A computed fold for a 584-nucleotide part of an RNA from an uncultured Fidelibacterota bacterium, annotated as large-subunit ribosomal RNA, domain V. It was read from a public genome assembly.
Context: one part of a larger RNA
RNA sequence: CCCGCAGCAGGACGAAAAGACCCCGUGCACCUUUACUACAACUUAACAUUGAAUUUAGAUUUAUCAUGAUUAGGAUAGGUGGGAGACUUUGAAACUUUGGCGACAGUUGAAGUGGAGUCAUCCUUGAAAUACCACCCUUGUUACAUUUGAAUUCUAAUUACUUACCUUGAAUCAGGUAAUAAGACAGUGUUUGGUGGGUAGUUUGACUGGGGCGGUCUCCUCCUAAAAGGUAACGGAGGAGUUCAAAGGUUUCCUCAGUACGGUUGGUAAUCGUACAUAGAGCACAAAGGUAGAAGGAAGCUUAACUGCAAGGUUGACAAACCAAGCAGAUACGAAAGUAGGACUUAGUGAUCCGGUGGUUCCGUGUGGAAGGGCCAUCGCUUAACGGAUAAAAGGUACGCCGGGGAUAACAGGCUUAUCUCCCCCAAGAGUUCAUAUCGACGGGGAGGUUUGGCACCUCGAUGUCGGCUCAUCGCAUCCUGGGGGUGGAGAAGCUCCCAAGGGUUUGGCUGUUCGCCAAUUAAAGCGGUACGUGAGCUGGGUUCAGAACGUCGUGAGACAGUUCGGUCUCUAUCCGCUGUGGG
Repeated sequence: CCCGCAGCAGGACGAAAAGACCCCGUGCACCUUUACUACAACUUAACAUUGAAUUUAGAUUUAUCAUGAUUAGGAUAGGUGGGAGACUUUGAAACUUUGGCGACAGUUGAAGUGGAGUCAUCCUUGAAAUACCACCCUUGUUACAUUUGAAUUCUAAUUACUUACCUUGAAUCAGGUAAUAAGACAGUGUUUGGUGGGUAGUUUGACUGGGGCGGUCUCCUCCUAAAAGGUAACGGAGGAGUUCAAAGGUUUCCUCAGUACGGUUGGUAAUCGUACAUAGAGCACAAAGGUAGAAGGAAGCUUAACUGCAAGGUUGACAAACCAAGCAGAUACGAAAGUAGGACUUAGUGAUCCGGUGGUUCCGUGUGGAAGGGCCAUCGCUUAACGGAUAAAAGGUACGCCGGGGAUAACAGGCUUAUCUCCCCCAAGAGUUCAUAUCGACGGGGAGGUUUGGCACCUCGAUGUCGGCUCAUCGCAUCCUGGGGGUGGAGAAGCUCCCAAGGGUUUGGCUGUUCGCCAAUUAAAGCGGUACGUGAGCUGGGUUCAGAACGUCGUGAGACAGUUCGGUCUCUAUCCGCUGUGGG
């Protein structure tokens, strides 16, 4: 070196299982509820099945009887028409008793007495007699009828899983007959208001240096923005969701802030005067740009904050948005030329559908109309997740499932090194004196890659995760043992620095612990790396499934780097590697 045999498990990011953790999907399922919307169920009411009688309360028609107060006026004049006479021994006026109405003035009935008159047409009034007749109005009484509601009663619908008999022989079913009880209720049907996780279907946004929590989502201004325009970030700063009938139009006129000096009350600062003053002011509000030859400050007159258009442009993927000379009509101001289709400019906002209102010479289902629609104008959205999925929507899952992702987190690795550990420079100071025996502020420069992080680069068709056991191996920034320098080293014991990794570096108690504390030893009981070495070597106490409980949170399903008891650790070694051994 080649070929075996017996072994060990460090590697083949070993095998197994399209990761169960995490994220994503306008995926699924189940569960919850004061999510949304339905439905069952329960309940309210009306009607039907559903009939009779009485009482009572209303309504309507008819009939009877009553009822009616302005002012003038004999006086309590309801209206209109006819009308010259009407009532009366079949008992007039008047009086007495009594009833109704009533605004206490009267009016209208009944009974009695009485024994012949009473009233109208006259005069007042818009209207003339309840003298007489007819038709009505307002309010009310009584009667009949119809009808509605309520209460009570009845029996014939209906009901009875109350009893007896029959079909029927056994039958607590069913049907029939009868009795009894209930009774137009109940029950049932249709419609209707409510309640309604009992059941069902669904919804429950996106961005995001993983996700969640927080924040944000449209528009305006500035910077970032790299001297055209445009340009991102959970980059840095601020604003808007209006206002104004003048704060608009036009014509004419005016010039600010501040400082100095002077001046009654008056002061640092009010109003007044002079000088200087390019703007340091003002311009409704943020910022930027602009602006004194006005866009700022006033006054006069006013409504162009108009109607119908529009060449041509700017800007956008589009939809939108924006600028605009000019024409026609009618106007405001100005002597006129002219200016005026809102405001110094840039924010002050919302598509489409649906519906409302006004107008309209449009359409209008055989025709004429109407309903309805169109067109013009206008109104209703924190549709603010602001290019707006619906008119209408929240949660849990550790019982979970599927499809995907190393496009994205937790372990490990990688990059980085803020943080961490160690070293160095400077040397104020402490050290009685003396910076540097020793310690070293304020600062500065590094190394390492053991901490906590940042990033998200391999791995989600799987790289098993803390601690212990076993077995190690390396570094040196050395705990012991060895050699040296300094000392604020007398000696001994120390302190500090340099060299040095050969060997060594304990046993127990508590805790799952690493760590730590404690006890007893030791020459010493080092610090780190090795996928926080090592689970195809072991364990499985912790963490991190399904069961259960406590505390807390939640209406609840459930949840908690809170606690507690319990909880399946698979692999026969092909190759590399290593150990032992045999043959050539």
Its Rfam family is "Bacterial large subunit ribosomal RNA". The coordinates come from a structure-prediction model, not an experiment, and the mean pLDDT is 83.